Annotation
The prediction has a mean pLDDT of 81. Transfer RNA from Thermoflexus hugenholtzii, 75 nucleotides, folded computationally. Its Rfam family is "tRNA". Clan: tRNA clan. By type it is a transfer RNA. The sequence is in RNAcentral, with records from ENA, MGnify and Rfam. The same sequence occurs in records of 6 taxa.

[in-house]
RNA sequence: CGGGACGUGGCGCAGCCAGGUUAGCGCACUGCAAUGGGGUUGCAGGGGUCGGCGGUUCAAAUCCGCCCGUCCCGA
Numbered sequence: 001c002g003g004g005a006c007g008u009g010g011c012g013c014a015g016c017c018a019g020g021u022u023a024g025c026g027c028a029c030u031g032c033a034a035u036g037g038g039g040u041u042g043c044a045g046g047g048g049u050c051g052g053c054g055g056u057u058c059a060a061a062u063c064c065g066c067c068c069g070u071c072c073c074g075a
Stems, first nucleotide, its partner, number of pairs: 001074007010027004020058001029045006051067005
């Protein structure tokens, strides 16, 4: 320098191809209950606007462009 993959709550991921309801799952976290207590289980709850900027559209996590970061391949 060229090519590719990935970036979504604290962590790990799905959703993107084929745009549209309140952005969801597991773990973690908080409260309550069960237990003498812990572990554990059950119930309830909080937390993200989707790496950044811009564009298309009535509407963008989703489509397009540029940029940033991590990883891989090639030179």